[in-house]
RNA sequence: UGAGUAGUGUGGAUAAUCGCGGCUGCAAGUGUCGUAAGACCGCAGGUGAGGAAAGUCCGGGCUUCACAGGGCAGGAUGCCGGAUAACGUCCGGUGGAGGCGACUCCAAGGCUAGUGCAACAGAAAUAUACCGCCAUUUUAUGGUAAGGGUGGAAAGGCAGUUUAAGAGACUACCGCAUCACUGGUAACAGUGAUGGCCAUGUAAACCCCAUCCGAAGCAAGACCAAAUAAAAAGCUAUACGGCUGCCCGUCGUGCUUUUAGGUAGGUCGCUUGAGCCUGUUGGUAACAGCAGGACUAGAUAGAUGAUUAUCUCGUGUUCUGGGAGAAUUCCCAGGCGUAUGACAUAACCCGGCUUACAGCGCUGCUCAUAAU
RNA sequence: CGGGGUGUAGCGCAGUUGGUAGCGCGCUUGGUUCGGGACCAAGAAGUCGGGCGUUCGAGUCGCCUCACUCCGACCA
Numbered sequence: 001u002g003a004g005u006a007g008u009g010u011g012g013a014u015a016a017u018c019g020c021g022g023c024u025g026c027a028a029g030u031g032u033c034g035u036a037a038g039a040c041c042g043c044a045g046g047u048g049a050g051g052a053a054a055g056u057c058c059g060g061g062c063u064u065c066a067c068a069g070g071g072c073a074g075g076a077u078g079c080c081g082g083a084u085a086a087c088g089u090c091c092g093g094u095g096g097a098g099g100c101g102a103c104u105c106c107a108a109g110g111c112u113a114g115u116g117c118a119a120c121a122g123a124a125a126u127a128u129a130c131c132g133c134c135a136u137u138u139u140a141u142g143g144u145a146a147g148g149g150u151g152g153a154a155a156g157g158c159a160g161u162u163u164a165a166g167a168g169a170c171u172a173c174c175g176c177a178u179c180a181c182u183g184g185u186a187a188c189a190g191u192g193a194u195g196g197c198c199a200u201g202u203a204a205a206c207c208c209c210a211u212c213c214g215a216a217g218c219a220a221g222a223c224c225a226a227a228u229a230a231a232a233a234g235c236u237a238u239a240c241g242g243c244u245g246c247c248c249g250u251c252g253u254g255c256u257u258u259u260a261g262g263u264a265g266g267u268c269g270c271u272u273g274a275g276c277c278u279g280u281u282g283g284u285a286a287c288a289g290c291a292g293g294a295c296u297a298g299a300u301a302g303a304u305g306a307u308u309a310u311c312u313c314g315u316g317u318u319c320u321g322g323g324a325g326a327a328u329u330c331c332c333a334g335g336c337g338u339a340u341g342a343c344a345u346a347a348c349c350c351g352g353c354u355u356a357c358a359g360c361g362c363u364g365c366u367c368a369u370a371a372u
Numbered sequence: 373c374g375g376g377g378u379g380u381a382g383c384g385c386a387g388u389u390g391g392u393a394g395c396g397c398g399c400u401u402g403g404u405u406c407g408g409g410a411c412c413a414a415g416a417a418g419u420c421g422g423g424c425g426u427u428c429g430a431g432u433c434g435c436c437u438c439a440c441u442c443c444g445a446c447c448a
Stems, first nucleotide, its partner, number of pairs: 001368010012311007020048002023045004029041001031040003050343001054354002057352005062217004074213005079093005094108001095106004109208002114206002116202003130148002132144005156174002159171003175197001176195008221268004230259006239253005276293007313341001316336002319334006373444007382397004391428001399415005421437005
């Protein structure tokens, strides 16, 4: 210098004016709305989106309901060890795959528990004899998986021995399975012995095994509480109406009070938290302990916007000047223009995952080439 | 906040134990007709919304993602 790999930061700044949502302080009227609960009005100050606030894919807190214990069903996860409140997340390792390498990726339990499926091609697809080879009693029968051909897959591979020809039939090496020993917490690795090797793939096919899971979600839920309807008690003209023509009685109509329920509406839940930053100790690390420090959105149909000025990064430009080059063109400085510039907008809160992202940076490492 | 469905040719739709993607209308060409329509014959047209994976093989199975669309919640 080029190519690559792993990680990380930022996501315009300052000021003014107008507007919107909370908060605090002061002020405060026989104030306004409302039956009430409660809300509103003035002035000043300060404050008001993100790294993903997104998708809502996992896990937890919190709340209500359910729940003796156990099982079935259903769902999720799936090498080993650790971290954690928990996880399908993270860290470290094992095995496998890719890359020269830095490094990256893996839904990596079990098809010798069972069942299913494997089109086409091919003689034959879990089983076989089409060609070939060999033998014989030769239009045929038998033996044979070395060779040919089909396929993703054809009964461990390769070399030799044996044989009529062949074949783990036998032998060495490699692979596989089982057992033992050694190392390791373990996954697993190494060594040795045994077995001639009952045997393809698919479990992101049904399924089996192990582990975990009660359900719903802040519109959860708690409190206050109109109107209308309901229930109970009382009151009065001793009123009206019904049962009945009259009296008593009783029922209904009217007014008042109370009650339960909890709708409209209001208040709380609501933001200080398994959280963040710095240092230090332990640990390879995830993470944990200790010390110190900072913390100001909480709306409810949903506020966080607009304008102006100055500055700054980038971009744009049939603009100007200079330089390089044969040239399309490129580089530098200035002018013009100016945040025009990404993804995206909290809605109970955290831990993760996934996805989106203009531009500007920073760090470690690897490979190649050149120079020292 | 919770839950479901759809995406396949220009348009409307099929597509099941995973095995060569089809139907109707439309379109193109030819025939028929004096000409057009209808009719007859032939034909073209598909990254199966996108990406990654599992598998010998994916429209179909798994995961991620995009777009469209529907339902539920509270209740006297």

About this RNA
Predicted 3D model of RNase P RNA and transfer RNA as a complex of 448 nucleotides. Rfam match: Bacterial RNase P class A.